[in-house]
RNA sequence: AAAAGUGAUAGAGGAGCAAAACUUAUUAGUAAGAGCUUGGAGAAGAAUGAGUUUCAAUGAAAAGCUAUGAAAGGAAGUUUUGCCGAAGUGGAAAUUGGCUCAUUUCAGUUUCUGCUGGUUCUGCAUUGAAUAAAUGCAGGAUUGUCAAGAUGUGUGAGCAUCUUGGAGAGCUAUCUCGCGG
Numbered sequence: 001a002a003a004a005g006u007g008a009u010a011g012a013g014g015a016g017c018a019a020a021a022c023u024u025a026u027u028a029g030u031a032a033g034a035g036c037u038u039g040g041a042g043a044a045g046a047a048u049g050a051g052u053u054u055c056a057a058u059g060a061a062a063a064g065c066u067a068u069g070a071a072a073g074g075a076a077g078u079u080u081u082g083c084c085g086a087a088g089u090g091g092a093a094a095u096u097g098g099c100u101c102a103u104u105u106c107a108g109u110u111u112c113u114g115c116u117g118g119u120u121c122u123g124c125a126u127u128g129a130a131u132a133a134a135u136g137c138a139g140g141a142u143u144g145u146c147a148a149g150a151u152g153u154g155u156g157a158g159c160a161u162c163u164u165g166g167a168g169a170g171c172u173a174u175c176u177c178g179c180g181g
Base pairs, nucleotide, nucleotide: 005177007175008174009173010172011171014084016083017082018081019080020079021078022077023076024075034066035065036064037063038062042055043054044053046104047103048102049101050100051099087116088115089114090113091112092111093110094109095108096107097106117143118142119141120140121139122138123137124136125135126134127133145166146165147164148163149162150161151160152159153158
């Protein structure tokens, strides 16, 4: 001088986290396309408006019938890989994509910043085809860790059980630099 004492290495929690591949169910007898009928002028890209370009009386939109008939995202299982702020999420900014522009919306990338130890249940909201699942908020349960207290045990260090509280910028072990006794 620095001090959430510095820096580093290796680890633990458990229905632990994430990614990839494969399989399966769901999405769905849905969408799209095809044929026929009705219909009779508009229709097409995530919504609205304007535009561009295509299609359309050789019949648009819409509706019905017939036969055929998906996919993506999300989910479960198995395997492999990377890991323990693993990872997720809120906000702000920039940027890419969905024909162009405007307003929104959806998906992705980067930066800054906030929150969450993990898992799970319930309620509400959002997304979603969904009662699956995810996220946010609130309330529970459970679990690991640290601290304090109580009881028991132990020569002691400690150990076991219970209660309360905190958070991962944490905790454990080892080393290193520094400070104090």